Transfer RNA from a bacterium, 74 nucleotides, folded computationally. Model confidence (mean pLDDT): 83 of 100. It matches the Rfam family "tRNA". Its family is annotated with triplet codon-amino acid adaptor activity in the Gene Ontology. The family's RNA type in Rfam is transfer RNA. The sequence was found in a public genome assembly.
[in-house]
RNA sequence: GGCUGGGUAGCUCAGCCGGUUAGAGCGAACGGCUCAUAACCGUUAGGUCGAGGGUUCGAGUCCCUCCCCAGCCA
Numbered sequence: 001g002g003c004u005g006g007g008u009a010g011c012u013c014a015g016c017c018g019g020u021u022a023g024a025g026c027g028a029a030c031g032g033c034u035c036a037u038a039a040c041c042g043u044u045a046g047g048u049c050g051a052g053g054g055u056u057c058g059a060g061u062c063c064c065u066c067c068c069c070a071g072c073c074a
Base pairs, nucleotide, nucleotide: 001073002072003071004070005069006068007067010026011025012024013023019057028044029043030042031041032040050066051065052064053063054062
């Protein structure tokens, strides 16, 4: 340099053919249970969906440019 995959919550990841509300598990805080801790149960908070632009009535999802990570080839 070329090709492929990926970037969504603090971490690991879902998200069908674009359809209007963005989710799960773990973690965190708080509460329940317990003599107490862990485990378990519940509630809550937590998001520029990598950045910018475009298409569209509507974009996490499609198109373009760029950035970053991993692998393959040279």